This is a predicted structure of a 75-nucleotide RNA (transfer RNA) from Microgenomates group bacterium ADurb.Bin238.
Its mean pLDDT, the model's own confidence on a scale to 100, is 81.
Its Rfam family is "tRNA". By type it is a transfer RNA.

């Protein structure tokens, strides 16, 4: 350089052939329980869905460009 996959909550990930509140587990905070702690239980907070543009009535999803990560491949 070429090809493929990926970028979504602090971390690991799901998601929808475009449709009106964007989710799970872990972690965090609070509650309840306990003599106390942990586990299990209840609740809450946390998101420009990598960046920009385009298409559309409407984009996390489609198209284009760029950035970053992983793998394969070539000199």
């Nucleotide at each position: 350089g070429g090809c493929a996959g990926g970028g979504u909550a602090g971390c690991u990930c799901a998601g929808u052939u475009g449709g009106u509140u964007a989710g799970a587990g872990c972690a965090u905070g609070g509650g309840a329980u306990u003599c106390a702690u942990a586990a299990a239980c209840c609740c809450a907070a946390g998101g420009u869905c990598g960046c920009g543009a385009g298409u559309u009535c409407g984009a996390u999803c489609c198209u284009c460009g760029c950035c970053c990560c992983u793998g394969c491949u070539a000199c």

The sequence is in RNAcentral, with records from ENA. Taxonomically the source falls in Bacteria candidate phyla (Bacteria).